[in-house]
RNA sequence: GCGCCCGUAGUUCAACGGACAGAACACCAGAUUGCGGAUCUGGCGGUUGUGGGUUCAAUUCCCGCCGGGCGCG
Numbered sequence: 001g002c003g004c005c006c007g008u009a010g011u012u013c014a015a016c017g018g019a020c021a022g023a024a025c026a027c028c029a030g031a032u033u034g035c036g037g038a039u040c041u042g043g044c045g046g047u048u049g050u051g052g053g054u055u056c057a058a059u060u061c062c063c064g065c066c067g068g069g070c071g072c073g
Stems, first nucleotide, its partner, number of pairs: 001072007010025004018056001027043005049065005
């Protein structure tokens, strides 16, 4: 340099082009416990990497850029 894949919550991951973008773990509060842990209930947490484009509507499709991984030269 070329090709392919990936980027969504603190972490690991979901989301036929359509609803307030969800789950688990973590964290916080309460219940329980002699205190913790475990368990149960509830809560908090997101500019969906970035800038454009297409569309009535984009996490999703298209293009550039940035970052990461793999392969080729």